[in-house]
RNA sequence: CAUGGUACGUGCAACUGGCGGAUAAGUGGAGAAAACCACGGGGAGCACGUUACGUUUUGAAGCCGACCGCCUGGGCACCGCUA
Numbered sequence: 001c002a003u004g005g006u007a008c009g010u011g012c013a014a015c016u017g018g019c020g021g022a023u024a025a026g027u028g029g030a031g032a033a034a035a036c037c038a039c040g041g042g043g044a045g046c047a048c049g050u051u052a053c054g055u056u057u058u059g060a061a062g063c064c065g066a067c068c069g070c071c072u073g074g075g076c077a078c079c080g081c082u083a
Stems, first nucleotide, its partner, number of pairs: 002055003007050006015042002017071005026039004062076003
């Protein structure tokens, strides 16, 4: 110098759904050929900075939206390929 995760700070931030438990985890609107819209809240992750500790080798099979159940869909991370 490069690089890894941990902690803290700042900024950005995808995704944030339906029904039931349930008189209550939001408010208003739409919707069943649905599972959306706005606000609020949650929020992985990304970038930068700081602190401290590391660096023989090893693909991933994890993370995110109160809880549980039944469903409908995504995002991020990781790996490979192309430009």
This is a predicted structure of an 83-nucleotide RNA (ZMP/ZTP riboswitch aptamer (pfl RNA motif)) from Lacrimispora xylanisolvens. The sequence is in RNAcentral, with records from Rfam. Its Rfam family is "ZMP/ZTP riboswitch aptamer (pfl RNA motif)". The family has 185 seed sequences and 3,295 matches in Rfam 15.1. For this family Rfam cites "Recognition of the bacterial alarmone ZMP through long-distance association of two RNA subdomains" (Jones and Ferre-D'Amare, Nat Struct Mol Biol, 2015). Rfam links the family to the GO terms one-carbon metabolic process and regulation of purine nucleotide biosynthetic process. NCBI's taxonomy places the organism under Bacteria, Bacillati, Clostridia, Lachnospiraceae, Lacrimispora. Model confidence (mean pLDDT): 75 of 100.